[in-house]
Formats: sequence, structure tokens, C1' cells
RNA sequence: GCCCCGGUAGCUCAGUCGGAUAGAGCGCGGGUCUCGUAAACCGGAGGUCGGGGGUUCGAAUCCCUCCCGGGGCG
Repeated sequence: GCCCCGGUAGCUCAGUCGGAUAGAGCGCGGGUCUCGUAAACCGGAGGUCGGGGGUUCGAAUCCCUCCCGGGGCG
């Protein structure tokens, strides 16, 4: 330098043939229970979907470019 995969909640990830409010588990905080803790159960908060631009009525999803991580080739 070229090619491929990935970047979504604090962490691990799903969602990528465009569609209505963006999700799960763990963690965090609150409650129930308990003498108390843990476990269990019930609510809750937490996101510019890596940055920018474009296409579209509408973009996490499609196109361009850049950044970051991993792998391959030279």
C1' cells in the first nucleotide's frame, strides 16, 4: 500500500433484503422478601447506533470519505 471482518447502554452482544417508540443478558440504582446479607421476584435510569457528508417521505441498516481495533497478502 491492497483486501476482509468488526465499532450499537458501563461490559458482552443481537438487530444490517430501509419503516412506526433502538433491544437482550450482566452490571448500576430503587422496591418486595429477610433479624441482616446473598439469592429470588418486581419496577427504573442509562444510547448523537465510531465522526462527517450524501441518497430517500423515512437510515443503526444503502453510497462516499475519514478515524479506531483485529486478521490476511505484498
Molecule: transfer RNA
Organism: Rudaea sp.